The prediction has a mean pLDDT of 85. This is a predicted structure of a 1442-nucleotide RNA (small-subunit ribosomal RNA) from an uncultured bacterium. It matches the Rfam family "Bacterial small subunit ribosomal RNA".
RNA sequence: AUUGAACGCUGGCGGCAUGCCUUACACAUGCAAGUCGAACGGUAACAGGGAGCUUGCUCCGCUGACGAGUGGCGAACGGGUGAGUAAUGUAUCGGAACGUACCUUUCAGUGGGGGAUAACGUAGCGAAAGUUACGCUAAUACCGCAUAUUCUGUGAGCAGGAAAGCAGGGAUCGCAAGACCUUGCGCUGAUUGAGCGGCCGAUAUCAGAUUAGCUAGUUGGUGAGGUAAAGGCUCACCAAGGCGACGAUCUGUAGCGGGUCUGAGAGGAUGAUCCGCCACACUGGAACUGAGACACGGUCCAGACUCCUACGGGAGGCAGCAGUGGGGAAUUUUGGACAAUGGGGGCAACCCUGAUCCAGCCAUGCCGCGUGAGUGAAGAAGGCCUUCGGGUUGUAAAGCUCUUUCGGCCGGGAAGAAAUCGUAUGGGUUAAUACCCUGUGCGGAUGACGGUACCGGCAUAAGAAGCACCGGCUAACUACGUGCCAGCAGCCGCGGUAAUACGUAGGGUGCGAGCGUUAAUCGGAAUUACUGGGCGUAAAGCGUGCGCAGGCGGUUUUGUAAGACAGGCGUGAAAGCCCCGGGCUCAACCUGGGAAUGGCAUUGGAAACUGGCGGGCUGGAGUAUGGCAGAGGGGGGUGGAAUUCCACGUGUAGCAGUGAAAUGCGUAGAGAUGUGGAGGAACACCGAUGGCGAAGGCAGCCCCCGGGCCAAUACUGACGCUCAGGCACGAAAGCGUGGGGAGCAAACAGGAUUAGAUACCCUGGUAGUCCACGCCCUAAACGAUGAUCACUGGGUGUUGGGGAAGCGAUUCCUUGGUACCGUAGCUAACGCGUGAAGUGAUCCGCCUGGGGAGUACGGUCGCAAGAUUAAAACUCAAAGGAAUUGACGGGGACCCGCACAAGCGGUGGAUGAUGUGGAUUAAUUCGAUGCAACGCGAACAACCUUACCUACCCUUGACAUGUCCGGAACCCUGCUGAGAGGUGGGGGUGCCCGAAAGGGAAUCGGAACACAGGUGCUGCAUGGCUGUCGUCAGCUCGUGUCGUGAGAUGUUGGGUUAAGUCCCGCAACGAGCGCAACCCUUGUCCCUAGUUGCUACGCAAGGGCACUCUAGGGAGACUGCCGGUGACAAACCGGAGGAAGGUGGGGAUGACGUCAAGUCCUCAUGGCCCUUAUGGGUAGGGCUUCACACGUCAUACAAUGGACGGUACAGAGGGUUGCCAACCCGCGAGGGGGAGCCAAUCCCAGAAAGCCGUUCGUAGUCCGGAUCGCAGUCUGCAACUCGACUGCGUGAAGUCGGAAUCGCUAGUAAUCGCGGAUCAGCAUGCCGCGGUGAAUACGUUCCCGGGUCUUGUACACACCGCCCGUCAAGCCAUGGAAGCUGGGGGUACCUGAAGUCCGUAACCGCAAGGAACGGCCUAGGGUAAAACUAGUGACUGGGGCU
Repeated sequence: AUUGAACGCUGGCGGCAUGCCUUACACAUGCAAGUCGAACGGUAACAGGGAGCUUGCUCCGCUGACGAGUGGCGAACGGGUGAGUAAUGUAUCGGAACGUACCUUUCAGUGGGGGAUAACGUAGCGAAAGUUACGCUAAUACCGCAUAUUCUGUGAGCAGGAAAGCAGGGAUCGCAAGACCUUGCGCUGAUUGAGCGGCCGAUAUCAGAUUAGCUAGUUGGUGAGGUAAAGGCUCACCAAGGCGACGAUCUGUAGCGGGUCUGAGAGGAUGAUCCGCCACACUGGAACUGAGACACGGUCCAGACUCCUACGGGAGGCAGCAGUGGGGAAUUUUGGACAAUGGGGGCAACCCUGAUCCAGCCAUGCCGCGUGAGUGAAGAAGGCCUUCGGGUUGUAAAGCUCUUUCGGCCGGGAAGAAAUCGUAUGGGUUAAUACCCUGUGCGGAUGACGGUACCGGCAUAAGAAGCACCGGCUAACUACGUGCCAGCAGCCGCGGUAAUACGUAGGGUGCGAGCGUUAAUCGGAAUUACUGGGCGUAAAGCGUGCGCAGGCGGUUUUGUAAGACAGGCGUGAAAGCCCCGGGCUCAACCUGGGAAUGGCAUUGGAAACUGGCGGGCUGGAGUAUGGCAGAGGGGGGUGGAAUUCCACGUGUAGCAGUGAAAUGCGUAGAGAUGUGGAGGAACACCGAUGGCGAAGGCAGCCCCCGGGCCAAUACUGACGCUCAGGCACGAAAGCGUGGGGAGCAAACAGGAUUAGAUACCCUGGUAGUCCACGCCCUAAACGAUGAUCACUGGGUGUUGGGGAAGCGAUUCCUUGGUACCGUAGCUAACGCGUGAAGUGAUCCGCCUGGGGAGUACGGUCGCAAGAUUAAAACUCAAAGGAAUUGACGGGGACCCGCACAAGCGGUGGAUGAUGUGGAUUAAUUCGAUGCAACGCGAACAACCUUACCUACCCUUGACAUGUCCGGAACCCUGCUGAGAGGUGGGGGUGCCCGAAAGGGAAUCGGAACACAGGUGCUGCAUGGCUGUCGUCAGCUCGUGUCGUGAGAUGUUGGGUUAAGUCCCGCAACGAGCGCAACCCUUGUCCCUAGUUGCUACGCAAGGGCACUCUAGGGAGACUGCCGGUGACAAACCGGAGGAAGGUGGGGAUGACGUCAAGUCCUCAUGGCCCUUAUGGGUAGGGCUUCACACGUCAUACAAUGGACGGUACAGAGGGUUGCCAACCCGCGAGGGGGAGCCAAUCCCAGAAAGCCGUUCGUAGUCCGGAUCGCAGUCUGCAACUCGACUGCGUGAAGUCGGAAUCGCUAGUAAUCGCGGAUCAGCAUGCCGCGGUGAAUACGUUCCCGGGUCUUGUACACACCGCCCGUCAAGCCAUGGAAGCUGGGGGUACCUGAAGUCCGUAACCGCAAGGAACGGCCUAGGGUAAAACUAGUGACUGGGGCU
């Protein structure tokens, strides 16, 4: 785009079309083929007329007419359907051996006889259908006679052979019947034509080769029969043919064409309506009649089915029009009329006509029209959304002004209908102005549709809009509901609490009396490629060659004319499509003309090209001669080395094997070594991207055979190329028979390894490997690249042959192979690139998404294994190629880090502290969970904190803003209650404006409503902040260049660095974020300034500012200098100087990003949720529990120590709600006291380890201090749950810690004390400070983490990836299967109706002949054995999906 459509929702009108696609299923009822009285005898019914009389009856075929019958024509057309049919069909073009009623042309005739028979009458039979006997009768019915052709037959002499009358008119004759004449219609015999029909041929006409052979009347001939006609159409005889790979036969499917749909076309699909042809008419068979049938509404027979029946017997055929049942998703009225067109009959009038014309039903399709038009902003109300401002629906509505198509009512009102007919007149016929035929004029009749189309009038915007969609494709977006549910979905996919994708609403988009869905066809699809594709790696080159058929074929020439070319002519039906006109108001539709119809046939031409025939040529191909290289092939012979075995000698304890072992061999003498022998297999070195061969493949040496290459000449003269089927060869393994068997070695055995090890490793070892003969016929049989020929830049090697130059080394040229690099070109890229995957030609093979499956079934081959040919159901939305960026690797290279190693000290064991898990609980609030949670949020849980639990209370609220009312605020105080709270009493009025009234600010109380409030949820909706990789050296951009592109380059490479730090090189050149530096601190010096600091002045006072120190400013370090190394670089190594040397030490500083990392309980915030509660207040409790497990710490286990006494030296901090001196009291915690200090001034504040002495003596201790008891101190409203400290007493575990594991590279580890934050009080934690002060680093193999380059990848959620097979469970389709049930076809035999034909003794007939019987053929039926095909089947095989 389309449809004979169906379904869902909806539906105003008209025009024109279409309408059982399914059961060729079965059919009730009505109608669909009759007509002619001008062929006939006649008169059953109707009407008219006449007659008779008995006046209400009878008679007369007399007239109009006419039932039934005889006869003629028609019924073979028209109408329906598509079952069958793959050719007995159809389409196109031809042909010869034919027929033809009616029509037409021409010629001739139409004379004269005869006998019957229906109807009818009478009598029977039968339920009916029907039928019998006797008798009467007519014809255009039937039969002879005559005549007859250009008829038929023929022996060419001849023979045979026909008819029918009827009607109209009429001068004449006749009583009449009629005769006669004439006209018309008929009839007979010939003949012509048209149209129609029968037959034959060529070409075209679906699929399957898993259908390859078929055929006995088969193919042909002769003769005969038969037909309208050719012909095996049929028969007899003879011959053995005929068809087939250009697809016979068989199977499946199917009516064919014009056309229709689609498409740019070529094509593809289709064959409703209309037209042509064919076939069929309940199923099968058969003939009759006839011009025509083997006959839809005829006959006979058989069968199935239905109906009637008196059971004896009969009847029927809607695939005609309506209609019914059934089937189905689905397809109409048991309508009107012959008015028109056409058909049959008839002289005609007329009759018949479910053909046809109309109407009815259905939005089934196409076309047209309408459902209003203009104006109208307060942008109404309502709806929806909202950032609350508004936006949108929306000029839409309302309102105002108009119009009236369609529909409604009223009125008017066609065309389709002019022929036949009548009349007037002309012509023809005729004796004729009759009749008849024909032309013209005039007149009248005839309409189913239908009072329809159309026209006019009236009233009123009045009666008339839906459907689908809105994630992308694809035009159109928001809200709510839902929460991987419900659902959507054409593909991708959407839905797991913010869904433009589900449902609803608002809005929008598209189409519109329709709109969607489903089904189907074509297109897009170059996705079967003729136009117009491919095959190295995506699917695809047969394993290789030879070669018949086939296809293609060098050069020249004569002639030909099959192909091809260009003319003429015929045909290519009409309709349809297209163009130009015309008619319905337009359109659809109808109609006139034209064009087109690719095709086929025929005819004349030309002869370039292809082909056929003939004659030449040498370039393709081949032959001969001469050389050359070679693992080319075959058989036979032969050689040496090595392994193994055997024998003997020497000789002694091991050998062998492995990562390490063991099995194994060996004292019965191995292994080793020497000599001799046996046997089999393979041929070291040469040896090579070397050679040969068609491929497989081929390797010691000798013999036989084939091919190739090269050179120069001679010869043949296109002999060529490719190749379906065919034939041959074809590694390894395997099979058969017979040999052989050294080594190796499937299977097998043992030993190891391992969780296991039916493996890898080891020790053995059989088939086999070898030979001969015969099979198998497959490989990643690979260059994953078919064969042949030609053309198209080069370079470097190597291997054969030849030539030239040169004394030579060598160089150059040519030809055949074989490798590499590369130009153009090709390619998706990779790559190929004169040996093409380039450019062309010829031929063959093969491919068409993945899986199922190279499988099943069938066939062929094979001894088997199996090979070959080769599907489908079902299932998925991918499978695949090449390249890119990452990530990963028990890949590679380089490098770094307390990463390992080297060291020091710990953890893991004990007790305690603390955090976590778990358990418990009314609650034990919440969060953090590998590194990167666990002394974490928490720099302090007794109350508070506090978020949790219990109980008691409040509800505009503890807090904010707004409105109204009242009172200033505030202070003192009683009762009650656990408290929050509840309820009283007393005091007390301020500030600003204003004259006052009053108002305002601030504050308190009350009321109602907006609202407050939430540590409630979502860190996977977020901001901000943070952790981590990681202080790792990386991460990017602009322009340019390269690539189809993703991307690459830069950023890689060579060095170097802590560093993408720097240098050099380079299709890159630059730049940014990171690195470094700039900042702070510390280490040296200088300058300045000195109070509370310092002080050489003896102390103080006072002085001074040199020193220490304080705090401001400077200097200093930059690989700057020297030497070496390095590439004349960057840089590195060493040195000097210097307080400090190569970023001097430390800190702050954290790129692009990763982890949906952490945090909604710091804060902020979207959405959701609660609102007398999930908010707020109070009291008490809990966060402090405790069989257990883990993390982080403290203290120890002691003598480098404990205890006692004495004694020395810091730094950095803090202090007014504070630090608190001296002095006094207390054993002590502490108490009293009060000086000083808002701090370089005073205080905290005694530093400790250390040092000097004494003691302890290796022990659960003079170690260790847990736990517990008693008594106290301090803070605080309050130390019970639940604080810290003191004194006295008590004195647990623990004697250095398993597997494992952590920190640290120098002022570091270790060790020692001090301070601070938090804080009323409470630190073993945290953050700082100083004192003492080490050991070790060979080095980068390994473990962990990281960086750069490279490589592989089937990974991309990225190796914690992906993914294979069995098993288990469910579902689905399918193969096999003992069998079972059908189906169609063939074969053989038996039987055999009707019927044609043939034959014939009985019967009938005078005869012709008839009846009957027999025969042939045959539908159908039966029997039998096979084949094919479909369904089903216990069980079973594999496959697919989950």